A computed fold for a 502-nucleotide part of an RNA from an uncultured bacterium, annotated as small-subunit ribosomal RNA, 5' domain. The coordinates come from a structure-prediction model, not an experiment, and the mean pLDDT is 84. The full RNA is in RNAcentral, with records from ENA and SILVA.
[in-house]
Context: one part of a larger RNA
RNA sequence: GAUGAACGCUAGCGGUGUGCCUAAUGCAUGCAAGUCGAACGGGAAGCUUUGGACUCGUCUGAAGCGGAGAGUGGCGAACGGGUGAGUAACACGUUGGUGACCUACCCCAAAGAGGGGGACAACCAUUGGAAACGAUGGCUAAUACCCCAGAUGUAUAACUAUUUAGAAAGGUUAUACUAAAGCUCCGGCGCUUUGGGAGGGGCCUGCGGUCCAUCAGCUAGUUGGUAAGGUAAAGGCUUACCAAGGCAAAGACGGAUAGGGGGCGUGAGAGCGUGACCCCCCACACUGGUACUGAGACACGGACCAGAUACCUGCGGGUAGCAGCAGCAAGGAAUAUUGCCCAAUGGACGGAAGUCUGAGGCAGCAACACCGCGUGGAGGAUGAAGGCCUUCGGGUCGUAAACUCCUUUUCUGGGGGAAGAGAAAGGACGGUACCCCAGGAAUAAGUCUCGGCUAACUACGUGCCAGCAGCCGCGGUAAAGCGUAGGAGGCGAGCGUUAUCC
Numbered sequence: 001g002a003u004g005a006a007c008g009c010u011a012g013c014g015g016u017g018u019g020c021c022u023a024a025u026g027c028a029u030g031c032a033a034g035u036c037g038a039a040c041g042g043g044a045a046g047c048u049u050u051g052g053a054c055u056c057g058u059c060u061g062a063a064g065c066g067g068a069g070a071g072u073g074g075c076g077a078a079c080g081g082g083u084g085a086g087u088a089a090c091a092c093g094u095u096g097g098u099g100a101c102c103u104a105c106c107c108c109a110a111a112g113a114g115g116g117g118g119a120c121a122a123c124c125a126u127u128g129g130a131a132a133c134g135a136u137g138g139c140u141a142a143u144a145c146c147c148c149a150g151a152u153g154u155a156u157a158a159c160u161a162u163u164u165a166g167a168a169a170g171g172u173u174a175u176a177c178u179a180a181a182g183c184u185c186c187g188g189c190g191c192u193u194u195g196g197g198a199g200g201g202g203c204c205u206g207c208g209g210u211c212c213a214u215c216a217g218c219u220a221g222u223u224g225g226u227a228a229g230g231u232a233a234a235g236g237c238u239u240a241c242c243a244a245g246g247c248a249a250a251g252a253c254g255g256a257u258a259g260g261g262g263g264c265g266u267g268a269g270a271g272c273g274u275g276a277c278c279c280c281c282c283a284c285a286c287u288g289g290u291a292c293u294g295a296g297a298c299a300c301g302g303a304c305c306a307g308a309u310a311c312c313u314g315c316g317g318g319u320a321g322c323a324g325c326a327g328c329a330a331g332g333a334a335u336a337u338u339g340c341c342c343a344a345u346g347g348a349c350g351g352a353a354g355u356c357u358g359a360g361g362c363a364g365c366a367a368c369a370c371c372g373c374g375u376g377g378a379g380g381a382u383g384a385a386g387g388c389c390u391u392c393g394g395g396u397c398g399u400a401a402a403c404u405c406c407u408u409u410u411c412u413g414g415g416g417g418a419a420g421a422g423a424a425a426g427g428a429c430g431g432u433a434c435c436c437c438a439g440g441a442a443u444a445a446g447u448c449u450c451g452g453c454u455a456a457c458u459a460c461g462u463g464c465c466a467g468c469a470g471c472c473g474c475g476g477u478a479a480a481g482c483g484u485a486g487g488a489g490g491c492g493a494g495c496g497u498u499a500u501c502c
Base pairs, nucleotide, nucleotide: 001501002500003499005498006497007496008495009494012373013372014371015370016369017368018366019365020331025329026328027327029326030325031324034075035074036073039072040071046065047064048063049062050061051060052059053058082284083283084282092208093207094206096204097203098202101201102200103199106197107196108195109194110193111192112191114148115147116146117145123138124137125136126135127134128133153177154176155175156174157173158172159171160170182189183188210256211255212254217247218246219245222244223243224242225241226240227239228238229237259281260280261279262278263274264273265272266271286307287306288305289304290303309320310319311318312317337363339362340361341360345359346357347356348355349354376406377405378404379403386397387396388395389394411439412438413437414436415435416434420429446491447490448489449488450487451472452471453470457486458485459484460483461482467474468473
């Protein structure tokens, strides 16, 4: 000098930030991912009109409007948000490569969409179960599913120009296979195939960044080849066979520690330390494993299995996962509200209106940090009273106070009142910021130190006691070092101590 700090004493205000560093311990409760009726079948409540019955209370029928909850289907849920356990690794950073690859939505371009079919939910009926959740039969729609035709498409084979280290890329021919969906408010929005783009990703690679040699040898899919499988894709990635290789003192293997970077702190720099907040990448989501769906996951608020833990149970069986936002318990020196709003920015869905959004915007708590402001200004000497010291003359607190004049930042009361919202309307923040008026010096100072280092000294008490102390060291009867008082010095809404880094 610095801090995501804590502790002691103290405390007026504002702005901007920051706030579980420990137990990746366990979690009550609420919320955090939905949306589309312009894909589809269906349709409750309610309302309007109208008919019948009637014990005048009601019951029941038809038509129209209305659209809740649930369901099929599409898109999203792989983003956003959290955490740092694991990881010493192509994880990260940087440099290249991909002639070994993928890419939903978006943009550009080209071509196309003919004909047909059978279901399953919802619903109805029966039925099992305490529940969770089912079972059987029957009806039904679609942009759900399937079949036929069909090509500029895809695959295979042959030939071939060019470029290469190398053709699987281009061209020609043949054969085989395969696509589509409608909705509409008539404006459009969608669908299929192909080529290109943008942005995003996978894989490979040179180099770089911790400690221990009291870790010296390590390795059997191990190292390479052939073939096959697998993947979007190269590859022992996997399998069979063959060979016997591969790594290592320029540190293999083992152990310990650790997410990496931009950065941050310090320093003249070199360096040393560090990785909170913000941004990029990675990894994880109770522990371990597995795949499914999908353009994309081996998926935090999806599925299955096993385990630990907890809860419900009618004992047969079930349910759960805050390292999302709040909040609770525990741990700890220690870290906040079960708040408001989608007004703005951004995201998902939708043609749109809009819905959802604990992302985000705000407010609350905390001197935790930085910055700013204030606690009054001018005058005022019989240097008042009082305290302390005294050589008893006086000195000092001290222009300090009183007193006079002034001001109103702040405070209190009253009045007005935004921008943030791109044509109109629409603001959580917020009656906030800010402006005006009135009142009255009014509402506001502490803390640490005073032996040397180190700015600041006397008195009394104590008597190696009580105590102080960062180092040197003070204290045993005149202590500037302990305690108190007066005075002084430093910093100041803070001051000191402790911890850690330079």